[in-house]
RNA sequence: GGGCCCGUAGCUCAGCUUGGAUAGAGCGACGUCCUCCUAAGACGAAGGUCGCGGAUUCAAAUUCCGCCGGGCCCG
Numbered sequence: 001g002g003g004c005c006c007g008u009a010g011c012u013c014a015g016c017u018u019g020g021a022u023a024g025a026g027c028g029a030c031g032u033c034c035u036c037c038u039a040a041g042a043c044g045a046a047g048g049u050c051g052c053g054g055a056u057u058c059a060a061a062u063u064c065c066g067c068c069g070g071g072c073c074c075g
Base pairs, nucleotide, nucleotide: 001074002073003072004071005070006069007068010027011026012025013024020058030044031043032042033041051067052066053065054064055063
């Protein structure tokens, strides 16, 4: 330098194929209940510029272009 894959909550990931309803799950942390206390268990609420910028579209996490970061392969 070239090719492919990945980037979504604090962490691990789904959702992308086929654009459409308010962007989700588990874990963690927090609060409440339970308990003599802790753990376990039950419940609740919070937590997101969907890597960044632009384009297409009535509408973009999803399509297209550029860039950034990570991984693998080739030279």